Background:
This is a predicted structure of a 100-nucleotide RNA (SAM riboswitch aptamer (S box leader)) from uncultured Romboutsia sp. The RNAcentral record of the sequence draws on MGnify. The coordinates come from a structure-prediction model, not an experiment, and the mean pLDDT is 83. The organism belongs to Romboutsia, within Bacteria. Its Rfam family is "SAM riboswitch aptamer (S box leader)". Rfam describes the family as follows. The SAM riboswitch is found upstream of a number of genes which code for proteins involved in methionine or cysteine biosynthesis in Gram-positive bacteria.
RNA sequence: CUUAUCAAGAGAGACGGAGGGAAUGGCCCGAUGAUGUCUCAGCAACCUACCUAUAAUGGUGUGGUGCUAAUUCCAACAGGAUUUAAUCCUGAAAGAUGAG
Numbered sequence: 001c002u003u004a005u006c007a008a009g010a011g012a013g014a015c016g017g018a019g020g021g022a023a024u025g026g027c028c029c030g031a032u033g034a035u036g037u038c039u040c041a042g043c044a045a046c047c048u049a050c051c052u053a054u055a056a057u058g059g060u061g062u063g064g065u066g067c068u069a070a071u072u073c074c075a076a077c078a079g080g081a082u083u084u085a086a087u088c089c090u091g092a093a094a095g096a097u098g099a100g
Stems, first nucleotide, its partner, number of pairs: 001100006011040005019029003024075003041068003046064002049060003072094001077091006
């Protein structure tokens, strides 16, 4: 850079000790110890391996990734619906992950 997916799913222990959830705003998590690292466990089925001949939009879950607070936590930009105060819908952008 290209492409697919992003409403579902899945946590315990140890270490450690202050911010963290990408960035802005909101909202939230956090000394009842978060974020993070490691171990184990699990989820899922993108790639892979294997199985099935009603072979596909299938199955299993071997191996490689990934993931296990909140829809990618929500919004932001464009458009639209209901309607005047917000709610909702669609798309984009950005991001994450896989494959190339």